[in-house]
RNA sequence: GAAGUCCACUAGGGGCGCUUGUUAGCUGAGAUAAGGCGAUGCCUUAGUCCCUUUGAACCUGAUCUGGUUAGUACCAGCGUAGGAAAGUGGAGUCGACGGUCA
Numbered sequence: 001g002a003a004g005u006c007c008a009c010u011a012g013g014g015g016c017g018c019u020u021g022u023u024a025g026c027u028g029a030g031a032u033a034a035g036g037c038g039a040u041g042c043c044u045u046a047g048u049c050c051c052u053u054u055g056a057a058c059c060u061g062a063u064c065u066g067g068u069u070a071g072u073a074c075c076a077g078c079g080u081a082g083g084a085a086a087g088u089g090g091a092g093u094c095g096a097c098g099g100u101c102a
Base pairs, nucleotide, nucleotide: 001094002093005091006090007089008088009087010086011052012051013050014049015048016047017026018025019024032046033045034044035043036042037041058083059082060081064077065076066075067074
């Protein structure tokens, strides 16, 4: 002095799904409660979880394509696609220069 890695604080971004009629089931980090309206869509509050350019958190494509299933869920593709929200401090690693000793 700095690429990558981890942690903390503050700030910000995003999701809250699918369903054999359900006191339930599936995947998962999470998949929930309330309210409003110009109403089948949109918005707000609280909670919860995740993510912040090192960006697959999340959105579009998309109820897409193939598989599987009860399933608009799940797995893979799409995806080197198009978008998407940061600052500070610390730990630690590596490198350069200088000094001292052998």

A computed fold for a 102-nucleotide RNA from Texcoconibacillus texcoconensis, annotated as TPP riboswitch aptamer (THI element). The prediction has a mean pLDDT of 77. Lineage of the source: Bacteria > Bacillati > Bacilli > Bacillaceae > Texcoconibacillus.